[in-house]
C1' cells in the first nucleotide's frame, strides 16, 4: 500500500463440545481484514469474586497502543 499477482485469515449465524460466566475449541458459513499472523506489557470493555467506585482471577489479539515475525514490490 496499487483498478497488481500468488495466496492467507474468517464476522454474524447454525450444529457439536468445554466453561459459573464473559467466552473458547471443532465443523459449516462469509461480514470483513495488508498483518483479522503471534504475543496480555499498557489502557479500554466484558465475566466471576470480595460489602465495594477498588483489589484479585478470567475473557476479548476482529477495541486501541506496544513488542515480534511474514508475501508482493506500482507509486
Nucleotide at each position: 500500500g496499487a483498478c497488481a499477482a500468488a495466496g492467507g485469515c474468517a464476522a454474524a449465524c447454525c450444529c457439536u463440545u468445554c466453561g459459573c460466566a464473559a467466552g473458547g475449541a471443532g465443523g459449516g458459513g462469509g461480514c470483513g481484514c495488508a498483518a483479522a499472523g503471534c504475543u496480555u506489557c499498557c489502557g479500554g470493555u466484558c465475566u466471576g469474586u470480595c460489602a465495594g467506585g477498588g483489589g484479585c482471577a478470567g475473557a476479548u489479539a476482529g477495541c486501541g497502543g506496544g513488542g515480534u515475525u511474514a508475501c508482493c514490490g506500482a507509486a
Predicted 3D model of a 75-nucleotide RNA (c-di-GMP-I riboswitch aptamer) from a soil metagenome. The coordinates come from a structure-prediction model, not an experiment, and the mean pLDDT is 88. The sequence is in RNAcentral, with records from MGnify. The model forms 95% of the base pairs in the Rfam consensus. Rfam family: c-di-GMP-I riboswitch aptamer. Rfam's curators write: GEMM was predicted in a large-scale screen for bacterial structured RNA regulatory elements.